[in-house]
Context: one part of a larger RNA
């Protein structure tokens, strides 16, 4: 753009894609069937494992240059608080992302292949086949998952709207999304983001003050204890309109409204 008025929501499913599964072991079956014995199965059921694949982060681990703490050298006059040195180095570590972690990946149906059969003639017999009928495989078609009205036979249902409206776009606040577009949520009739409060979490007990402390004439004094599960921080959760979500543009007939003309009453 089309789908013959314009939209929104929910569907149908022609068609397309997937390997979404593949294999192994053990137990029961069973010391059974079978076999003189020696030996020794299977259908089926259950439990595991490996590989592959899809998803997830509760647990375990990794990362975690958000964060917290310890500490060396040096600088800011000292303390405190900091800068730089590969994040200076070291010890921990939430969220997120991840695997080494966790979960899923049955079964069945239909029509068949090779094959096995039934009935049965041609050909008085026989014969699975010629007519007819029954079984039979991880392959085929369904079932499962993803996609799919541009399927020109261009679909269906429901609702809304047509003169400034249904609705859409730009812009705005954002993230279940993301290379840009796109996608999804929100916009005061509001919890969308920020802030604040509370909860939860990380680190591990801040500064200041007081007391103790080997030593020292004294000044002072590494360090320890108390105040203190403190202080600092948070990409998490909830609550709360305090802050920011201001606005602009487009948008449809054979409907509707109005005008003119013609005809009729």
């Nucleotide at each position: 753009u089309g789908u013959u008025c314009g939209a929104a929501a929910u569907c149908u499913g022609a068609g397309a894609g997937c390997a979404a599964g593949a294999a192994u072991g053990a137990a029961a079956u069973a010391g059974u069937a079978c076999g003189a014995g020696a030996g020794g199965a299977a259908c089926u059921u259950u439990c595991a494992u490996u590989c592959g694949u899809c998803g997830c982060c509760u647990c375990u681990g990794g990362u975690g240059u958000a964060u917290c703490a310890g500490u060396u050298g040096u600088c800011u006059g000292a303390c405190a608080a900091g800068g730089c040195a590969g994040u200076g180095c070291u010890g921990a570590g939430c969220a997120g992302c991840u695997a080494c972690g966790c979960g899923g990946c049955a079964a069945a149906a239909g029509a068949u292949a090779a094959a096995a059969a039934c009935u049965g003639a041609a050909a008085g017999c026989a014969u699975c086949u010629a007519a007819g009928u029954u079984u039979g495989a991880a392959a085929c078609u369904u079932c499962g998952c993803u996609u799919g009205a541009a399927a020109a036979g261009a679909g269906a249902u429901u609702u809304c709207g047509u003169c400034a409206u249904a609705g859409a776009g730009c812009g705005c606040c954002g993230g279940u999304a993301a290379a840009a577009g796109a996608c999804c949520g929100g916009a005061u009739u509001g919890a969308u983001a920020g802030g604040u409060u509370u909860g939860g979490g990380a680190u591990g007990u801040a500064a200041g003050c007081a007391c103790g402390a080997a030593g020292g004439c004294a000044a002072c004094g590494a360090c320890g204890u108390g105040u203190u599960c403190a202080g600092u921080c948070c990409g998490c959760a909830a609550a709360u309109a305090c802050u920011a979500a201001u606005g602009c543009u487009c948008a449809a007939a054979u409907c509707c409204a109005g005008a003119a003309u013609a005809a009729a009453a």

Model confidence (mean pLDDT): 84 of 100. The part of an RNA shown here (large-subunit ribosomal RNA, domain VI) has 265 nucleotides and comes from a Bacteroidales bacterium. The organism belongs to Bacteroidales, within Bacteria. Its Rfam family is "Bacterial large subunit ribosomal RNA".